[in-house]
Context: one part of a larger RNA
RNA sequence: UUGGGCGUAAAGAGCGUGUAGGCGGACUGGCAAGUCAAAUGUGAAAGCCCCGGGCUUAACCCGGGAAGGGCAUCUGAAACUGUCAGCCUUGAGUCCCGGAGAGGGUUGUGGAAUUCCCGGUGUAGAGGUGGAAUUCGUAGAUAUCGGGAGGAACAUCAGUGGCGAAGGCGACAACCUGGACGAGGACUGACGCUGAGACGCGAAAGCGUAGGGAGCAAACAGGAUUAGAUACCCUGGUAGUCCACGCUGUAAACGGUGUUCACUAGGUGUAGCGGGUAUUGACCCCUGCUGUGCCGCAGCUAACGCGUUAAGUGAACCGCCUGGGGAGUACGACCGCAAGGUUAAAACUC
Numbered sequence: 001u002u003g004g005g006c007g008u009a010a011a012g013a014g015c016g017u018g019u020a021g022g023c024g025g026a027c028u029g030g031c032a033a034g035u036c037a038a039a040u041g042u043g044a045a046a047g048c049c050c051c052g053g054g055c056u057u058a059a060c061c062c063g064g065g066a067a068g069g070g071c072a073u074c075u076g077a078a079a080c081u082g083u084c085a086g087c088c089u090u091g092a093g094u095c096c097c098g099g100a101g102a103g104g105g106u107u108g109u110g111g112a113a114u115u116c117c118c119g120g121u122g123u124a125g126a127g128g129u130g131g132a133a134u135u136c137g138u139a140g141a142u143a144u145c146g147g148g149a150g151g152a153a154c155a156u157c158a159g160u161g162g163c164g165a166a167g168g169c170g171a172c173a174a175c176c177u178g179g180a181c182g183a184g185g186a187c188u189g190a191c192g193c194u195g196a197g198a199c200g201c202g203a204a205a206g207c208g209u210a211g212g213g214a215g216c217a218a219a220c221a222g223g224a225u226u227a228g229a230u231a232c233c234c235u236g237g238u239a240g241u242c243c244a245c246g247c248u249g250u251a252a253a254c255g256g257u258g259u260u261c262a263c264u265a266g267g268u269g270u271a272g273c274g275g276g277u278a279u280u281g282a283c284c285c286c287u288g289c290u291g292u293g294c295c296g297c298a299g300c301u302a303a304c305g306c307g308u309u310a311a312g313u314g315a316a317c318c319g320c321c322u323g324g325g326g327a328g329u330a331c332g333a334c335c336g337c338a339a340g341g342u343u344a345a346a347a348c349u350c
Base pairs, nucleotide, nucleotide: 003322004321005320006319007304008303012318014201015200016199017198021194022193023192025088027086028085029084030083031082033081034080035077036076037075039073040072041071042070049065050064051063052062053061054060091191092188093187094186095185096184097182098181103177104176105175106174107173108172109171110154115149116148117147118146119145120144121143125136126135162169163168206247207246208245209244211242215241216240220236221235222234223233258317259316260315261314262313263312266295267294268293269292270291271290272289273288274287275286276285299306300305323350324349325348332343333342334341335340
C1' cells in the first nucleotide's frame, strides 16, 4: 500500500503466441444499467450547528429546531460510458505485382588450413620462452614434395551493413518454409491494443542414450616462475566442444530503457523499395515510405545524458520497486534423472 517511482540510485519479466480481464475509431436511431436532477421515505438517542433555558459564570446539563454522506422507492434528462439495431472507412486485415535479406529446416557439394598415415628428397637438430626446461628427433624428426584419411570451421567479400520476437544467424547449390518492406488498386468492415494465469521458443555450460573426435581444451600430469605458485608462461592431455533424439530453463538473456497508439525543430551518413528531374545510358540532384547510425532545438533529467528509434508531451494495458546486511537464503510447494531452477520469508543486526 494513499502516493511516488523503475537507462546508471531499489525496480522492465530473456522473448513471443494468446485465455480471462482492462481499454477501445466515425455517424444515426432506440433503451436507460452507469451518470445527472427533482420528489417521497429513511437517516435512533447522544454529539456537531442555531435559538432559548438551569446551576453566581464557564465547563456541564435541559428543551426546541436545523443539518446530514449514504440507502431505498418513484418521476424525469439523454451529452458521456454502456447496451441493442443500422451504416461508414481513416484503425486492423485479405488479394494482386515487385525487389532485398548470415530469418528457419533438410539434403548434398567445395576449397584453404591444422592433425595423422604412406612414399620421395634430406640431415641434426626441431619446438618453446622474458630466458629456459619438460617434450619430439639418428628406430631419421623439423623443413620440403606427392598421395591418402578424418573432423571441425567457413579467410577475402564484411560494412555502428542485412535478417530475426528474443536467444541468435555468415562457403556454395537444391528443396521445404516464416516474417518484414515498396507500389498502387480491389475487397472485408473495428475484425483493434494490452495481456493475470496458460502454452511455446530460449546463448553457453551441464545431464541421459547412441555415435563422432581433426583442432582447441576445464580436470589432471609434467616443466618453469616464485618466499610459496594448488595460478599467470611452456610441453602434454581427458571430459567437453561436433551430430541425432530427449532433458535442463539460466546469463552483464543489456539499449542495463515492457508492448501499442498519437503528437512535438532540424542537419548529416547508410540499407531496401518507389516518385520526379536529367541523360544515348549509368551516375549526380530533388523527394516519399520503411529500417539502421551520428549530431542537435524545444522539452526532460540529480547529473551523466536522452532528444521523431525519447529518457519530451499525452493515452491504454501488463510486469516490477519500497533502507543495507541476513538472502534470492531457510522452510514449504511445484518442476528436474541429477546439477539445480521457480516461488519466497523471519529472527537477528546496522